Transfer RNA from a Candidatus Moraniibacteriota bacterium, 72 nucleotides, folded computationally. Taxonomically the source falls in Candidatus Moraniibacteriota (Bacteria, Bacteria candidate phyla). It matches the Rfam family "tRNA". From the family's description: Transfer RNA (tRNA) molecules are approximately 80 nucleotides in length. Rfam classes the family as a transfer RNA.
RNA sequence: GCCUCUAUAGCUCAACGGAUAGAGCUAUCCCGUCCUAAGGGAGAGAUGGGGGUUCAAUUCCCUCUAGGGGCA
Numbered sequence: 001g002c003c004u005c006u007a008u009a010g011c012u013c014a015a016c017g018g019a020u021a022g023a024g025c026u027a028u029c030c031c032g033u034c035c036u037a038a039g040g041g042a043g044a045g046a047u048g049g050g051g052g053u054u055c056a057a058u059u060c061c062c063u064c065u066a067g068g069g070g071c072a
Base pairs, nucleotide, nucleotide: 001071002070003069004068005067006066007065010025011024012023013022018055028042029041030040031039048064049063050062051061052060
């Protein structure tokens, strides 16, 4: 330099172009206990940046950024 894959919550992962973007763990609060723990409950938290297509984009296209792999 070229090709290819990936980027969603603090972490690990889901999500036919149309549902209120969902789950596990963690953290927070409450119950629980003499205290701590186990256990139970509640609420919070995310689509890498910029454009494009579309009635509608996490999803499709372009570009940039970051990371992984391959070739040279």